[in-house]
Context: one part of a larger RNA
RNA sequence: UGACGGGGGCCCGCACAAGCAGCGGAGCGUGCGGUUUAAUUCGACGCAACGCGCAGAACCUUACCAGGCCUUGACAUGCGGCUGCACACCGGCGAAAGCCGGGAGCCUUCGAGGGUGCCGCACAGGUGCUGCAUGGCUGUCGUCAGCUCGUGCCGUGAGGUGUUGGGUUAAGUCCCGCAACGAGCGCAACCCCUGCGGCCUGUUAGAAAUUCACAGGCCGGACCGCCGGCACACACCGGAGGAAGGCGGGGAUGACGUCAAGUCCGCAUGGCCCUGACGGCCUGGGCGACACGCACGCUACAAUGGCCGGGACAAUGGGCGGCUAAGCCGCGAGGCGGCGCCAAUCCCCAAACCCGGCCUCAGUUCGGAUCGGGGGCUGCAACCCGCCCCCGUGAAGUUGGAGUUGCUAGUAACCGUGGGUCAGCCAUACCGCGGUGAAUCUGUUCCCGGGCCUUGUACA
Numbered sequence: 001u002g003a004c005g006g007g008g009g010c011c012c013g014c015a016c017a018a019g020c021a022g023c024g025g026a027g028c029g030u031g032c033g034g035u036u037u038a039a040u041u042c043g044a045c046g047c048a049a050c051g052c053g054c055a056g057a058a059c060c061u062u063a064c065c066a067g068g069c070c071u072u073g074a075c076a077u078g079c080g081g082c083u084g085c086a087c088a089c090c091g092g093c094g095a096a097a098g099c100c101g102g103g104a105g106c107c108u109u110c111g112a113g114g115g116u117g118c119c120g121c122a123c124a125g126g127u128g129c130u131g132c133a134u135g136g137c138u139g140u141c142g143u144c145a146g147c148u149c150g151u152g153c154c155g156u157g158a159g160g161u162g163u164u165g166g167g168u169u170a171a172g173u174c175c176c177g178c179a180a181c182g183a184g185c186g187c188a189a190c191c192c193c194u195g196c197g198g199c200c201u202g203u204u205a206g207a208a209a210u211u212c213a214c215a216g217g218c219c220g221g222a223c224c225g226c227c228g229g230c231a232c233a234c235a236c237c238g239g240a241g242g243a244a245g246g247c248g249g250g251g252a253u254g255a256c257g258u259c260a261a262g263u264c265c266g267c268a269u270g271g272c273c274c275u276g277a278c279g280g281c282c283u284g285g286g287c288g289a290c291a292c293g294c295a296c297g298c299u300a301c302a303a304u305g306g307c308c309g310g311g312a313c314a315a316u317g318g319g320c321g322g323c324u325a326a327g328c329c330g331c332g333a334g335g336c337g338g339c340g341c342c343a344a345u346c347c348c349c350a351a352a353c354c355c356g357g358c359c360u361c362a363g364u365u366c367g368g369a370u371c372g373g374g375g376g377c378u379g380c381a382a383c384c385c386g387c388c389c390c391c392g393u394g395a396a397g398u399u400g401g402a403g404u405u406g407c408u409a410g411u412a413a414c415c416g417u418g419g420g421u422c423a424g425c426c427a428u429a430c431c432g433c434g435g436u437g438a439a440u441c442u443g444u445u446c447c448c449g450g451g452c453c454u455u456g457u458a459c460a
Stems, first nucleotide, its partner, number of pairs: 001460002003457003007454007015444002019407005026299008034290002042053002064285007073123001077122006089102005106115003125274002128272003134268002136263003139259001141257001146185006152161003165176003191251004196220007223245001226239004288426001301400001305359007317348003322341002327336003366397001371392007413436007
């Protein structure tokens, strides 16, 4: 000087408390451990690994395993030699890859020459190792309020001062004081979305028109500006006006650094290692195994409900190898059909909710796992291993121990919906969107994390 303390003081944060909904029990989905396996590819491991890399594992992907094959190689550049040609095509073996055999004719240029194949060489290739050799990128403390510098001053020196103190703030925010005076990176502001108003422009929709609504652009609007209290100041509290107050709400933005944190399997890259294989191609399998353990979810255990009939209201987005209407067929998944649309114009579009009826507390008209049968769709192909529909079957489960998570407002909870990836889909995931819409906290003793000052220390 730090770090640490079951030392002290002050202060924050859904940290606790108050409250709402959960998880932990059940079934299932996904990830992980373990076990198994020819292989079950690899990485990630407290917070900060475990619906994470994976925003799409039937083949492919694919890195793993078995088998069959290739060796200048699937791919790049160069040199030498040979052929004067390539490609396409045909036959045989084969699961394919591949191997063997047959086979005819080049293109461009005035020309030289270039494009090709084979052989040889130099090399290619490696998701092989090292994230304790690295770049880049990222997580985390933490959107926490801190981290430093110049000059001066103090100290033999490490270093201190400034940055401490009194107030105040979300904030090292600002004010006052002070051997300090200034400055930088952070904070804030400048940026985007949203809430109010004005002007301009605009197709479509409604309307005879003025105009209204909507979309886009530009501008205005909030600054403790005004009043009162408090008062030296900064600020704080209350009030008016206002669509909005005291950072209006949300986002983007992440200081010096910490964890030899993560990533050599995104990419790049030093070193090491493989070179008829640790490279390359293919077929099939595996990544999907299953006595178990854990994590995150979905669906429930019902009457604030289930089922049936009728009725109503969104937003974000997406669409030409696409979205697909009306109509027809089918109980249905779906099939036929073919209008319109590169989309404010066409198409894809709600559910919870409201009204009426049945059920009457039961393992049930709850719950839907599991299994049997039949069918539809995508795709070369659904056995391993896809999704969907119909009929049947109907399991566990009657609110979940110790413990533990999220959330302070258009939030939680509940409800549906769009998108990316994508042929299809194991999506209950992820990223968004709207609909309905609470309870509780004006407290800081305690648990967790953090900031400042101070104290102790045999730690660095």

The part of an RNA shown here (small-subunit ribosomal RNA, 3' major domain) has 460 nucleotides and comes from a biocrust metagenome.
The coordinates come from a structure-prediction model, not an experiment, and the mean pLDDT is 81.
RNAcentral holds the full RNA, with entries from SILVA.